The RNA shown here (TPP riboswitch aptamer (THI element)) has 99 nucleotides and comes from Desulfovibrio sp. Its Rfam family is "TPP riboswitch aptamer (THI element)". About the family: Vitamin B(1) in its active form thiamin pyrophosphate (TPP) is an essential coenzyme that is synthesised by coupling of pyrimidine and thiazole moieties in bacteria. The previously detected thiamin-regulatory element, thi box was extended, resulting in a new, highly conserved RNA secondary structure, the THI element, which is widely distributed in eubacteria and also occurs in some archaea.

[in-house]
RNA sequence: UCCAUCCGAUUGGGGUGUUCCGGCUCGCCGGAACUGAGAUCACACCCAUGGAACCUGAUGCAGCUCGCACUGCCGUAGGGAAUUCGGAAACCGUCACCU
Numbered sequence: 001u002c003c004a005u006c007c008g009a010u011u012g013g014g015g016u017g018u019u020c021c022g023g024c025u026c027g028c029c030g031g032a033a034c035u036g037a038g039a040u041c042a043c044a045c046c047c048a049u050g051g052a053a054c055c056u057g058a059u060g061c062a063g064c065u066c067g068c069a070c071u072g073c074c075g076u077a078g079g080g081a082a083u084u085c086g087g088a089a090a091c092c093g094u095c096a097c098c099u
Base pairs, nucleotide, nucleotide: 001090005088006087007086008085009084010082011048012047013046014045016042017034018033019032020031021030022029023028054079055078056077060073061072062071063070
């Protein structure tokens, strides 16, 4: 010691689906299954401009599936929340010593 890596703190942003069974005051509760970091309170998880966390496009297109943003495309599209602070490692420089 700009930037980058890792960790922590603070602040901020974000999503919470599909299927089955049961109950029932018909859209709500409970249980189970699938995918995932996370399936609505978990003070959890993820992300913060080197930004695919997430939103729009979208009642999108193709594939898979019991079904589903489950997978891919869309996406060198458009938006989107820290010029935050501290530490570590690493790197560079200086001094001393040794060779």